RNAcentral holds the full RNA, with entries from ENA and SILVA. Small-subunit ribosomal RNA, 3' major domain from an uncultured bacterium, 471 nucleotides, folded computationally.

Context: one part of a larger RNA
RNA sequence: UGACGGGGGCCCGCACAAGCGGUGGAGCGUGUGGUUUAAUUCGAUGCUAAGCGAAGAACCUUACCAAGGCUUGACAUGUUAGUGGUAAGAACCCGAAAGGGUAAUGACCCAGGGGUAACUCUGGGAGCUAUCACAGGUGCUGCAUGGCUGUCGUCAGCUCGUGCCGUGAGGUGUUGGGUUAAGUCCCGCAACGAGCGCAACCCUUGUCGUUAGUUACAUUCUCUAACGAGACAGCCUCUCACAAGGAGGAGGAAGGUGGGGAUGACGUCAAGUCAUCAUGGCCCUUAUGUCUUGGGCUACACACACGCUACAAUGGCCGGUACAAUGGGUUGCUAAACCGCGAGGUGGAGCCAAUCCCACCAAAGCCGGCCUCAGUUGGGAUUGCAGGCUGCAACUCGCCUGCAUGAACGUGGAAUCGCUAGUAACCGCAGGUCAGCACACUGCGGUGAAUACGUUCCCGGGCCUUGUACA
Numbered sequence: 001u002g003a004c005g006g007g008g009g010c011c012c013g014c015a016c017a018a019g020c021g022g023u024g025g026a027g028c029g030u031g032u033g034g035u036u037u038a039a040u041u042c043g044a045u046g047c048u049a050a051g052c053g054a055a056g057a058a059c060c061u062u063a064c065c066a067a068g069g070c071u072u073g074a075c076a077u078g079u080u081a082g083u084g085g086u087a088a089g090a091a092c093c094c095g096a097a098a099g100g101g102u103a104a105u106g107a108c109c110c111a112g113g114g115g116u117a118a119c120u121c122u123g124g125g126a127g128c129u130a131u132c133a134c135a136g137g138u139g140c141u142g143c144a145u146g147g148c149u150g151u152c153g154u155c156a157g158c159u160c161g162u163g164c165c166g167u168g169a170g171g172u173g174u175u176g177g178g179u180u181a182a183g184u185c186c187c188g189c190a191a192c193g194a195g196c197g198c199a200a201c202c203c204u205u206g207u208c209g210u211u212a213g214u215u216a217c218a219u220u221c222u223c224u225a226a227c228g229a230g231a232c233a234g235c236c237u238c239u240c241a242c243a244a245g246g247a248g249g250a251g252g253a254a255g256g257u258g259g260g261g262a263u264g265a266c267g268u269c270a271a272g273u274c275a276u277c278a279u280g281g282c283c284c285u286u287a288u289g290u291c292u293u294g295g296g297c298u299a300c301a302c303a304c305a306c307g308c309u310a311c312a313a314u315g316g317c318c319g320g321u322a323c324a325a326u327g328g329g330u331u332g333c334u335a336a337a338c339c340g341c342g343a344g345g346u347g348g349a350g351c352c353a354a355u356c357c358c359a360c361c362a363a364a365g366c367c368g369g370c371c372u373c374a375g376u377u378g379g380g381a382u383u384g385c386a387g388g389c390u391g392c393a394a395c396u397c398g399c400c401u402g403c404a405u406g407a408a409c410g411u412g413g414a415a416u417c418g419c420u421a422g423u424a425a426c427c428g429c430a431g432g433u434c435a436g437c438a439c440a441c442u443g444c445g446g447u448g449a450a451u452a453c454g455u456u457c458c459c460g461g462g463c464c465u466u467g468u469a470c471a
Base pairs, nucleotide, nucleotide: 001471002470003468004467005466007465008464009463010462011461012460013459015455016454019419020418021417022416023415026309027308028307029306030305031304032303033302034300035299042053043052064295065294066293067292068291069290070289073134077133078132080130081129082128083127088105091102092101093100094099108125109124110123111122112121113120114119136284137283139282140281141280145278146277147273148272149271150269152267157196158195159194160193161192162191163172164171165170176187177186178185202261203260204259205258207229208228209227210226211225212224213223232255235249236248237247238246239245311412315371316370317369318368319367320366321365327358328357329356332351333350337346338345339344378409383404384403385402386401387400388399389398425447426446427445428444429443430442431441
């Protein structure tokens, strides 16, 4: 000087407390461990791995396994030699394909010579064959690395120049008194200044104004989008050291950072990634490269993590009826009409989209009816049969529909998680990935709470101080 303390002081944070809803029990989905397997490819492992890489494993993907092939190679550049019945190649044979074999037909470009022309000869190129350099490797090392990322933590810290103090390590500044979300600001002070962080500048949302605007017409409004205004402790009262600031009030759409986002200092964890990519070293080179078919990544006594659906009456079912926002669409979205109980099919208008479609878009909601507390009209797992869709192909291994079947489950032990407001909780919708497949993810709106006395305690963090046999 740090680090640590079941030392002290001060202060923060959904850290506790006060509340609301969950998880832990059940069934199912997904991931992981383990086990199994020819293979169940690899990585991630407390917080900071485990619906994570993967924004979507039937083939492909695919890296794994089995079997069958190829060997200058699936891909790049160059060297040398050869090559016109050459390159290409219908058809046929072996084969699961890849690949191998036979083979009708049969070229192109440039220069020169011959020929009226058709064409022909010579040389070169392209292509092909062979050879050599090499290619190739999702093989190893993230403890050789770059780049990128997580985390402490959006915590308020981390430093420098000059000066001063100290033999020196170092200190001072950065400590102190106040204050703040903040090393934010004020005052004081052997310090005076400065940098990286904080804040602001950026995006979005809430109010108003001006201008402009496509949609059948009209259009104040609404909306769209461009510019501007607006909030600064500005005004008043109180408080404080009459400093920074704090408490209350007025006006205001908004009040003390208005809400949300992007933004992550010096560093820590030899944290993560050689499988995005790049890259040193090592290793393989008729194989650890590469192609194909099939299988596997989907296994299943079990354990864990994250979710979905429930256990019902604030409910379930049936009928009627109301109100969104974000988005996407030409290999696409697909209307009306018709067929089907339905998934879906036929159909093909319109739309390169504020115009048409997904989708008169929603669901919870509201109105009426049935059920009357039961393993039920709760719950839907599982299984059988019959269908639909995508796609060469749904057996391993997709999704959906109808009929039948109707399991566990009666609110969950110890323990544990999220959340302070348009939040939690509940409700649906859209998108990316994508041929098909979403209980995941990313967004969007609808309904819309309870509670916070307080900082003793648990956890994490900041500042000062103290002890130390630790560095």
It matches the Rfam family "Bacterial small subunit ribosomal RNA". Gene Ontology terms of the family: structural constituent of ribosome and ribosome.